[in-house]
RNA sequence: GGAGUGGGCUGGGUGACCGCCGCGUGCGCAAGUGCGGGGAGGAAAGUCCGGGCUCCACAGGACGCCGUGGUGGGUAACGCCCACCGUCCGCAAGGACCGGGACAGUGCCACAGAAAACAAACCGCCGGUCGGCUUCGGCAGAUCGGUAAGGGUGAAAAGGUGCGGUAAGAGCGCACCGCGUUCCGGGUGACCGGAAUGGCAGGGUAAACCCCACGGGGAGCAAGGCCAAGCAGAGAGGAGUGUUCGCGCAAGCGAACACGCGGGUCGGUUCGGCCCGUUACCACUCUCGGGUCGGCUGCUGGAGGCGGCGGGCAACCGUCGUCCUAGAGAAAUGGUCGCCCACGACAGAACCCGGCUUAUAGGCCCGCUCCGAAG
RNA sequence: GCGCCUGUAGCUCAGUUGGAUAGAGCAACGGAUUUCUAAUCCGUCGGUCGGGGGUUCGAAUCCCUCCAGGCGUG
Numbered sequence: 001g002g003a004g005u006g007g008g009c010u011g012g013g014u015g016a017c018c019g020c021c022g023c024g025u026g027c028g029c030a031a032g033u034g035c036g037g038g039g040a041g042g043a044a045a046g047u048c049c050g051g052g053c054u055c056c057a058c059a060g061g062a063c064g065c066c067g068u069g070g071u072g073g074g075u076a077a078c079g080c081c082c083a084c085c086g087u088c089c090g091c092a093a094g095g096a097c098c099g100g101g102a103c104a105g106u107g108c109c110a111c112a113g114a115a116a117a118c119a120a121a122c123c124g125c126c127g128g129u130c131g132g133c134u135u136c137g138g139c140a141g142a143u144c145g146g147u148a149a150g151g152g153u154g155a156a157a158a159g160g161u162g163c164g165g166u167a168a169g170a171g172c173g174c175a176c177c178g179c180g181u182u183c184c185g186g187g188u189g190a191c192c193g194g195a196a197u198g199g200c201a202g203g204g205u206a207a208a209c210c211c212c213a214c215g216g217g218g219a220g221c222a223a224g225g226c227c228a229a230g231c232a233g234a235g236a237g238g239a240g241u242g243u244u245c246g247c248g249c250a251a252g253c254g255a256a257c258a259c260g261c262g263g264g265u266c267g268g269u270u271c272g273g274c275c276c277g278u279u280a281c282c283a284c285u286c287u288c289g290g291g292u293c294g295g296c297u298g299c300u301g302g303a304g305g306c307g308g309c310g311g312g313c314a315a316c317c318g319u320c321g322u323c324c325u326a327g328a329g330a331a332a333u334g335g336u337c338g339c340c341c342a343c344g345a346c347a348g349a350a351c352c353c354g355g356c357u358u359a360u361a362g363g364c365c366c367g368c369u370c371c372g373a374a375g
Numbered sequence: 376g377c378g379c380c381u382g383u384a385g386c387u388c389a390g391u392u393g394g395a396u397a398g399a400g401c402a403a404c405g406g407a408u409u410u411c412u413a414a415u416c417c418g419u420c421g422g423u424c425g426g427g428g429g430u431u432c433g434a435a436u437c438c439c440u441c442c443a444g445g446c447g448u449g
Stems, first nucleotide, its partner, number of pairs: 001371010012340007020039002023036005041346001045357002048355005053220004065216005070084005085099001086097004100211002105209002107205003122151002124147007132139002159177006178200001179198008224297004233288005240259008260278007304323008341344001376448007385401004394432001403419005425441005
């Protein structure tokens, strides 16, 4: 200098004016208003996991269903994170992995191929027998057997390479590699290393059913709590008196009228007019429970941020100090200008957190690897 | 907020216990027939199976994730 790989940070800055939503405080009966201070993100998104919170349900067990799936740790918890192990990819730095079990059982493996699972002789190779031909070396054919080394099919065909061996072959024998079993050593463990031994177990698929281990009650802030117009319901309360008429022996019952009382309505108010009730299932008054409209709450100070120290390889944990940093309810963060630059991407909180995933213009920083050149 | 469904040719749909060229009807194009057109017959064209990744020998089909559209419910 080039190529690559892993990770972290940032996400226009600054000033003026006018607005919007909360908070504190002063004034005001209130409506408001003065002052001070605060006001989106790394993903606020997708809603894919996990938890807090709240309500409901709940003796215990089994079956079923769903989820997770190397080991150890972290955590409130997780399908997340860290470290390690194994397999694969990459020269390397690094990256990917739903990464338990296929001698518990069942299913599936198209086409091709002789055979696809308690394996299998199509060609070939070798041997025997038969008859034929012969240049007597053999040759081709039929048939019976041996053979999984070679060819061919396939994604996959009963360990691989080499030497020996054999009629030809074959773990038939041997060496190395792979694999199984046993033992020893290391590690918390996944696993790793070594020794002995067995000539070799016996295909793949569980993101097919299934088996094993572990985990899982349901609903969601429109959860839930408090207050509570109206309507409907329940209970209680309220002032009658007189006259006349009808029924009746009477007590009494019913009706009408007048005055009084209660309520509604017209009306600026009194008076007054009209209507209703006067023991009433009342349009009235009071009380009660549930509860609609509506209001208040839940609501934001928290598994919180930053810094120091300590523990740990790390994720993370402990401790001390310091800071307060949106809380609406049709839903606030916008607009107009000035200056600067690299001319500004994806995108807007709605109960709150921890993750994952996805989107993202540009800028800055750090670790490491390989290649080339020069010193 | 919660729960669920769909995406295959220009259009409407098949195909999902995984199996090799992904089909059908309509449409389009060419030819035949007809004086011409329609209808009919023959042939042809047309597919990132919504995108990406994975499992598998093999994926439209199984798994994960993203995108788009729609439905139910308080």
Molecule: RNase P RNA; transfer RNA
Organism: Planctomycetaceae bacterium